RNA sequence: GGCCUGAAAGAGCAAACCCACCGCGAGAUGGGGACGCAAAGCCAUGGAUCUGCUCUCGCAGACAGCCAGGUUGCCGUG
Numbered sequence: 001g002g003c004c005u006g007a008a009a010g011a012g013c014a015a016a017c018c019c020a021c022c023g024c025g026a027g028a029u030g031g032g033g034a035c036g037c038a039a040a041g042c043c044a045u046g047g048a049u050c051u052g053c054u055c056u057c058g059c060a061g062a063c064a065g066c067c068a069g070g071u072u073g074c075c076g077u078g
Stems, first nucleotide, its partner, number of pairs: 012037002017032004022027001035065001041071003045068003049062005
């Protein structure tokens, strides 16, 4: 340089918004829908933000697609 052959993957999740439903609420769940995500899988341990009560300390919650942390997993010729 030429020829032949050539694995795995080719999938997953799902914002806003709409509908139904639960909740005082933040918001959750199901369906539709895709803004995006190489952990946008899971965990409320520490912060941040938000909600309810007290309206003083504070108490109870929401949120993992806010950050940190913990933990599990997938593909990979060289």
Model confidence (mean pLDDT): 83 of 100. c-di-GMP-I riboswitch aptamer from an uncultured Anaerolineaceae bacterium, 78 nucleotides, folded computationally.